A computed fold for a 76-nucleotide RNA from a Nitrososphaeraceae archaeon, annotated as transfer RNA. Its Rfam family is "tRNA". Rfam classes the family as a transfer RNA. The prediction has a mean pLDDT of 80. The RNAcentral record of the sequence draws on ENA.

RNA sequence: GGGCCUAUAGCUUAAUGGUUAAAGCAUUCGGCUCAUAACCGACUGAUUCUAGGUUCAAAUCCUAGUAGGCCCACCA
Numbered sequence: 001g002g003g004c005c006u007a008u009a010g011c012u013u014a015a016u017g018g019u020u021a022a023a024g025c026a027u028u029c030g031g032c033u034c035a036u037a038a039c040c041g042a043c044u045g046a047u048u049c050u051a052g053g054u055u056c057a058a059a060u061c062c063u064a065g066u067a068g069g070c071c072c073a074c075c076a
Base pairs, nucleotide, nucleotide: 001072002071003070004069005068006067007066010025011024012023013022018056028042029041030040031039049065050064051063052062053061
């Protein structure tokens, strides 16, 4: 220098361009228990990496950038 992949809740992951972005774990609260763990129930938590564009409508499509990863090439 070239190509490819990834970025969504504290963590791990879903989501065909169309309902209020969903689930598990974790946190918090409650139940159960003599008590703790386990188990059961409930709540909270995201402006979907950034900035633009297309569209009636974008996490999703397009462009540029940022960060991380893989491969190739070049220089020394």